[in-house]
Molecule: small-subunit ribosomal RNA
Organism: Candidatus Azosocius aquiferis
RNA sequence: AUGAAGAGUUUGAUCCUGGCUCAGAUUGAACGCUGGCGGUAUGCUUAACACAUGCAAGUCGAACGGUAACAGAUCUUUCGGGAUGCUGACGAGUGGCGAACGGGUGAGUAAUGCACAGGAAUCUACCUAGAAGAGAGGGACAACUUGAGGAAACUCAGGCUAAUACCUCGUACGCUCUAAGGAGGAAAGCAGGGGAUCUUUUAGACCUUGCGCUUUUAGAUGAGCCUGUGUCGGAUUAGUUAGUUGGUUAGGUAAAAGCUGACCAAGACGAUGAUCCGUAGCUGGUCUGAGAGGAUGAUCAGCCACAUUGGGACUGAGACACGGCCCAGACUCCUACGGGAGGCAGCAGUGGGGAAUAUUGGACAAUGGGCGAAAGCCUGAUCCAGCAAUACCGCGUGUGCGAAGAAGGCCUGUGGGUUGUAAAGCACUUUCAGUGAAAAAGAAGAAAUAUGUGAUAAUACCAUAUAUUUUUGACGUUAUUCAAAGAAGAAGCACCGGCUAACUCUGUGCCAGCAGCCGCGGUAAUACAGAGGGUGCAAGCGUUAAUCGGAAUUACUGGGCGUAAAGAGUGCGUAGGUGGUUAAAUAAGUUAAAUGUGAAAUUCUUGGGCUCAACCUGAGGGCUGCAUUUAAUACUGCUUAGCUAGAGUAUUGUAGAGGAAAGUGGAAUUUCCGGUGUAGCGGUGAAAUGCGUAGAUAUCGGAAGGAACACCAGUGGCGAAGGCGACUUUCUGGACAUAUACUGACACUGAGGUACGAAAGCGUGGGGAGCAAACAGGAUUAGAUACCCUGGUAGUCCAUGCUGUAAACGAUGAGAACUUGCUGUUAGGUAUAUAAAAAUGCUUAGUAGCGUAAUUAACGUGUUAAGUUCUCCGCCUGGGGAGUACGACCGCAAGGUUAAAACUCAAAGGAAUUGACGGGGGCCCGCACAAGCGGUGGAGCAUGUGGUUUAAUUCGAUGCAACGCGAAGAACCUUACCUACCCUUGAUCCCUGGAAUUAAUUAGAGAUAAUUAAGUGCCUUUUAGGAACCAGGUGACAGGUGCUGCAUGGCUGUCGUCAGCUCGUGUCGUGAGAUGUUGGGUUAAGUCCCGUAACGAGCGCAACCCUUAUCCUUAUUUGCCAUCAAGUAAUGUUGGGAACUAUAAGGAGACUGCCGGCAAUAAACCGGAGGAAGGUGAGGACGAGGUCAAGUCAUCAUGGCCUUUAUGGGUAGGGCUACACACGUGCUACAAUGGUUAAUACAAAAGGUUGCUAAGUUGUGAAAUGGUGCAAAUCCUCUAAAAUUAAUCGUAGUCCGGAUUGAAGUCUGCAACUCGACUUCAUGAAGUCGGAAUCGCUAGUAAUCGUGGAUCAGAAUGCCACGGUGAAUACGUUCCCGGGCCUUGUACACACCGCCCGUCACACCAUGGGAGUGGGUAAUACCAGAAGUGAUUAGCUUAACCGUAAGGGGGGCAGUUACUACGGUGUGAUUCAUGACUGGGGUGAAGUCGUAACAAGGUAGCCGUAGGGGAACCUGCGGCUGGAUCACCUCCUUA
Repeated sequence: AUGAAGAGUUUGAUCCUGGCUCAGAUUGAACGCUGGCGGUAUGCUUAACACAUGCAAGUCGAACGGUAACAGAUCUUUCGGGAUGCUGACGAGUGGCGAACGGGUGAGUAAUGCACAGGAAUCUACCUAGAAGAGAGGGACAACUUGAGGAAACUCAGGCUAAUACCUCGUACGCUCUAAGGAGGAAAGCAGGGGAUCUUUUAGACCUUGCGCUUUUAGAUGAGCCUGUGUCGGAUUAGUUAGUUGGUUAGGUAAAAGCUGACCAAGACGAUGAUCCGUAGCUGGUCUGAGAGGAUGAUCAGCCACAUUGGGACUGAGACACGGCCCAGACUCCUACGGGAGGCAGCAGUGGGGAAUAUUGGACAAUGGGCGAAAGCCUGAUCCAGCAAUACCGCGUGUGCGAAGAAGGCCUGUGGGUUGUAAAGCACUUUCAGUGAAAAAGAAGAAAUAUGUGAUAAUACCAUAUAUUUUUGACGUUAUUCAAAGAAGAAGCACCGGCUAACUCUGUGCCAGCAGCCGCGGUAAUACAGAGGGUGCAAGCGUUAAUCGGAAUUACUGGGCGUAAAGAGUGCGUAGGUGGUUAAAUAAGUUAAAUGUGAAAUUCUUGGGCUCAACCUGAGGGCUGCAUUUAAUACUGCUUAGCUAGAGUAUUGUAGAGGAAAGUGGAAUUUCCGGUGUAGCGGUGAAAUGCGUAGAUAUCGGAAGGAACACCAGUGGCGAAGGCGACUUUCUGGACAUAUACUGACACUGAGGUACGAAAGCGUGGGGAGCAAACAGGAUUAGAUACCCUGGUAGUCCAUGCUGUAAACGAUGAGAACUUGCUGUUAGGUAUAUAAAAAUGCUUAGUAGCGUAAUUAACGUGUUAAGUUCUCCGCCUGGGGAGUACGACCGCAAGGUUAAAACUCAAAGGAAUUGACGGGGGCCCGCACAAGCGGUGGAGCAUGUGGUUUAAUUCGAUGCAACGCGAAGAACCUUACCUACCCUUGAUCCCUGGAAUUAAUUAGAGAUAAUUAAGUGCCUUUUAGGAACCAGGUGACAGGUGCUGCAUGGCUGUCGUCAGCUCGUGUCGUGAGAUGUUGGGUUAAGUCCCGUAACGAGCGCAACCCUUAUCCUUAUUUGCCAUCAAGUAAUGUUGGGAACUAUAAGGAGACUGCCGGCAAUAAACCGGAGGAAGGUGAGGACGAGGUCAAGUCAUCAUGGCCUUUAUGGGUAGGGCUACACACGUGCUACAAUGGUUAAUACAAAAGGUUGCUAAGUUGUGAAAUGGUGCAAAUCCUCUAAAAUUAAUCGUAGUCCGGAUUGAAGUCUGCAACUCGACUUCAUGAAGUCGGAAUCGCUAGUAAUCGUGGAUCAGAAUGCCACGGUGAAUACGUUCCCGGGCCUUGUACACACCGCCCGUCACACCAUGGGAGUGGGUAAUACCAGAAGUGAUUAGCUUAACCGUAAGGGGGGCAGUUACUACGGUGUGAUUCAUGACUGGGGUGAAGUCGUAACAAGGUAGCCGUAGGGGAACCUGCGGCUGGAUCACCUCCUUA
């Protein structure tokens, strides 16, 4: 010393890795909106850019000669004035001190700097203390005056003069020098006072006091120098250095020193980073942080550097000098053009730059500084004030009560809620501001007077103490206090999707806009804009910029590298780092103590002062550091002496595709020769190119040549890795085993370095059988620069030299130690037993599999670690750009090694999970295929759709799952569409009038309009009201088949009647999830059984329901009639019956119940019996959880939007019925299993009063007429048809087929033209069984035959239902389609209709190259050389000293020379900008070409290399698994 928080974002979801972003604190800040007061701080971070104006350094008359101005005094006067320095004072000048401080700025500087700690060879004005002295002389120069030059600045010449200015002589030490004998070297006076003495007597000498002066010693202060340590980035800067490093000698400085010269030597610095480049003032401190750290260096304080740019010296104690000098350059100003002047990075201020930073203020009252004896003067230092919310701190904008919960606003489910006790109202208070009064502290001193003390000869003078008096405040209208009045004068800003506290309405409609990240906005936006409400902070609030934090995201504290980024391809080895064991010695590291230092301020603790706080202040602590001294000796180091467990050596053996060289061998391919032999061979998915009658292929014999070594062969062996495979010989490296002996830490790792290093490739020379990039041809294909085929060259092989890279992989660096096991195998050793082989146990070294603990994000690893530790090296820090550019090194080249940035994205990635998908696998099912039967597709017609047309052809449905669908029925109506005409409160409510209603006439297409006539009702409480109805009026509203099925409800389709979909508890997993639900059987079935970390349960399946098949019971009319009786031409017609059929109620029956087999003793399956029916008997209804934003706003309902004399309502006519065409679904056919004619038989179900309709009659017929029966087991529709019997037709466009058309009719209806159905007669089209393709069906089914019903006035070939006749086939699951389960791969999750790569085209952005061009910087060589200093000098000149003089000494000017700034020329170097053109890269909304990758991605992919190609890419050679599937081998696990 008291302290450490996380969140969002990659995914369908998960864990991890990893980046981006946010919440915090801070600032010399700026910007936006807003703004009451005070205190304390702070205020050009940019252009060290340029500066107008004023001020910022003077002072001393007590150093001097003096007197320009002012005042006083005196004298004089012509009264204008003049004179006298006499006094106070004092301009200019001589002289002294100061000006080197104070103030500013941060350009330069990476060390001549700074910080901390030390050191010795130095100087220091003023100050303090001590010692000694201060003698005698001299000559000038300013001022002044005279003259001259100049525009000015200023200058020149002659003359006069003083000093504390200058000089000489003397004297001198404790000073300096020295050859140790000596030698050299000082000074100045001024002021005050004064008794005696003297003199040249307004005074001086002299004495005294004070100040000053000279020499010297010491101190203090300040300054100079040296050393150690620390002090930014870059190695794409690796070598630098000639005064360089040292010595000698000389010079030089205040002082050590190459500081400088000469000579000598060749050193010095550097991977512990020299040199070079870039950037930068350093520190105390400041900000942040838990800390360690990181960032920073405003204000305050210490140091440094600079003063327009560069150079230089002078003066001085001190400067190479901010407000001094000289020179050079740039710039500005003045000029008479000849010359001159200037330097705000002092305080104010101006322009400029900029996002941005103040007054041309007051005062020396205080603090401090300069000068002076002092008064005092000066002081833009300083103290104050002004401006600025720039920061920090404090205060206020009112307080209490107050529900009718006011009005208004907003929302609303229309009830209300909210704003909200908020306001109003009532009662109080008055801080602050404003007004008026009063009023501290900052003042200490100074002067005068008086008294005392000191000094002195002295009662003067001077100094000092005390007292008294006088006097000093910029701030200042101060702080502060009091009084009166009055709620009076005082609140904003940002935000409200998540992170992150705070939600609704309206507008907008991927627009406008927002955005810190994720992201919001495409008509219901809590995300934009406004409003209401809310949240946060508050005289401020937000934004932007910047720093630290969070970020353990550079990891010392405190990270990693198998698969996420990351172990170098491998060894050897240098420097370095680290190092076994026992003693001794030392004390470098280490530990402790003491001393010194670590400035003050700051921070911290604790007191005090401003009312509090900020702020100021006392004390303490701290400053984690450095140095010196002392002590300790465990550990490390160093030194010495040992040891043997590490390491190594020797001896003896063992195994081996370890390496190099030489030789040898057989099988096979190919070629050549010869024989036999004949038409093909070869090749493929299928073909073709190719070879072959000139004799191939095939086969036999022979020869040549090159390359590779079958079987053995093995998760076997060897090697550091790459890699190594026939046999023999020679040479040679390493490993392992056993037992002994020896050396004695000799070890491990290893930056640089060096060696090896697959394949491809390159150079030279050989070789060339096969294979084979390139290339050619043939196929395939839309194309096919590919995959396939036929050929074929480099190459592959050898020798030699280069290259130096691979998925060079165990994607796992090397070494050492420790930590349960099991099993195999290779090479040894040993023990047991044995005749031997084999076997078993123990052990060493390798090599594999499984697995415990542990670990890991998981997968997995697991004594061969990815476990636990130690040592050393290498490497990583988001994705892309990019292993690229530039530079450098290497290479013959190809290329390799090293290795960025701009820009861009919010992800990229690992492992695992659930799905989905696969031209992956396994199992299973289905009229899915197959086996069959019949169709569609061809014809004509019907019907629906598309398209086209139209005034309109209303709308919807559109793969399966739209298309004879909504529509179970469009002539009007329907009707929604079009044209024309008409209505505007049109439903309900309210008001007024009228009964309602009926009829007629006229006009009109009608709706409607007008007129006329009849009518006057019902109830009550009877001037009136009420109920119903009609007409008119009023406004709230009605209405809408208008839009949105992507806002919805409901309903429906579909996968699919497929067998699935889930839950609770438990268990496993960090988790998503898994388990259950998987497995073995079985089933139609997740049906059931067994097994089982699961045990149970739910929705589905099945069953329960309906129909049907058999039987029984009951009932008996309208149905039935066996028996009995009656009757008829005939008929259950009648009596009667209740048996049968039937009807309709209830029951029975079928459950794998029984038997046998099979299976596992199960479930089940197979067969059989019985039975009407047998394994869900048949059919139906019934449709899990979900999918398709599936369909429907036009059935209905409904949010929102739109419309309101129209998108509503009414009427008439038209349209939905069109017609070059295309498609779907059907009907009828094409005929003889048939057509036609005639005769004859047998159903079921359904419907009927707005109805079905009988008999009878008429008509060829549709029908008409008729009016019986029946509200129905009674009557009617109602003759069923196919069938059967008989006749005819005789294979033909027909006696098939019936379209079309003409004529004539019937029926329905207000109406049959557009546009109905039917009938009769006539007409008699296409069509002779249907291409590719495609549909339905497994039994009472298909096929075929008729019947009925709904809708409906009428209008079915459609739909729904009914019965009659009544088949064929299913070996089976390879294939097509769909589905289910398990498993596998995945870069998919909108889920393969997925994802995704590259060229090309277009736009924009940054960047590389680039003939060059233009600047900057440093270096180097040469030229040149201002001012200045040093040296030198033959010229000129000269007061002090010497000399009688001449002259001398010394000095000055001038000249010369060395150094040297600016400048110039040349050469390269480096850096910045720019550049026609050009290269790749990135980004972009739907562009073009293909489809390379992800599934076996349709040729597995990828790595290296080489060639080729529009492009992704393809091919060759070698390698990897990070390849699916199937099979085999080996090993392991599992009783």